[in-house]
Context: one part of a larger RNA
């Protein structure tokens, strides 16, 4: 841009992609077979491996703006307390996110055509013969079946629903965002409001803050105190901010051809 008014929603499936894998071990059965050795078919269930796709409860890892231990040196005037900086100074843990080393779950079931093969009936050709008419089986293959994409499938498909002479329906701009993201898209929400932040509680994480007091010459110890502190997690709660706005948006408008009806016009 088309899809013959303009939209939002939800959908059919022309078609296309991918997936298709496989040991072990019981029972059957120590049965069938087989002198014996040995040891099946079929059918049932059990649990692995690769592999694929998702999640993060759990186990690990991360976790550079949490918490905490410490070394050296500047600095806040001095002590206490901190605060830069030395690879995140080095350490010791670590939420929330992302991860696999972790955890689920797939491969099938099932139906149709068949190929190799097996057959029934049966001529041709008085026997025979699976094939010539007829007609049953038959493979992890083929085509559905399962995942996913999909109407530009110009044969542009359907179905609700809105709006339709007028800016409406709806959208987009802006904001506050995150389950999304390089940007753009996308998806919540915008006061009729939990969209983010803040606060409050709570979940987590760190590991007993500072001050004071007691005990030591001091380092230190211990009580107050599972205490301070705290990124991302949940819930509550309009305290900030999501204000008022703006834009864009429908069969109009010209010409040129044809058929009809009409004869100024006009449809």
């Nucleotide at each position: 841009c088309g899809u013959u008014g303009g939209a939002g929603a939800u959908u059919u499936g022309c078609g296309a992609g991918g997936c298709u894998c496989u040991g072990a071990c019981a029972c059957u059965a120590g049965u069938a077979c087989g002198a014996g050795a040995g040891g099946a078919c079929c059918g049932u269930g059990u649990u692995g491996g690769a592999c694929a796709g998702a999640c993060c409860a759990c186990u690990g890892g991360u976790u550079u703006a949490c918490c905490g231990g410490u070394u050296g040196u500047a600095c806040c005037g001095c002590c206490a307390g901190g605060u830069g900086c030395a690879u995140u100074g080095c350490c010791g843990g670590g939420u929330a996110u992302c991860u696999a080393c972790g955890u689920c779950u797939g491969g099938a079931u099932u139906g149709g055509a068949u190929a190799a093969g097996u057959g029934c009936u049966g001529a041709a050709a008085g026997c025979a013969u699976c094939u010539a008419a007829g007609u049953a089986c038959g493979a992890a293959g083929c085509c559905a079946g399962c995942c996913u994409c999909a109407a530009g499938a110009u044969a542009a498909g359907a179905u609700c629903u809105c709006c339709u002479u007028a800016u409406a329906a709806g959208g987009g701009u802006c904001g506050u965002u995150g389950u999304a993201g390089a940007c753009u898209a996308c998806g919540a929400c915008g006061u009729u409001g939990a969209u983010a932040g803040g606060c409050u509680a709570c979940a987590g994480g760190u590991g007993u803050a500072a001050u004071u007091g007691c005990a030591g010459u001091a380092a230190u110890g211990u009580a107050u105190u599972u205490a301070g502190c705290c990124g991302a997690g949940u819930a509550g709660u309009a305290c900030u901010a999501a204000u008022u706005g703006c834009c864009c948006g429908a069969a109009g408008c010209u010409u040129u051809c044809u058929a009809c009806c009409g004869g100024u016009a006009g449809g």

This is a predicted structure of a 267-nucleotide part of an RNA (large-subunit ribosomal RNA, domain VI) from Parabacteroides sp. OttesenSCG-928-G21. It matches the Rfam family "Bacterial large subunit ribosomal RNA". NCBI's taxonomy places the organism under Bacteria, Bacteroidota, Bacteroidales, Tannerellaceae, Parabacteroides. Its mean pLDDT, the model's own confidence on a scale to 100, is 84.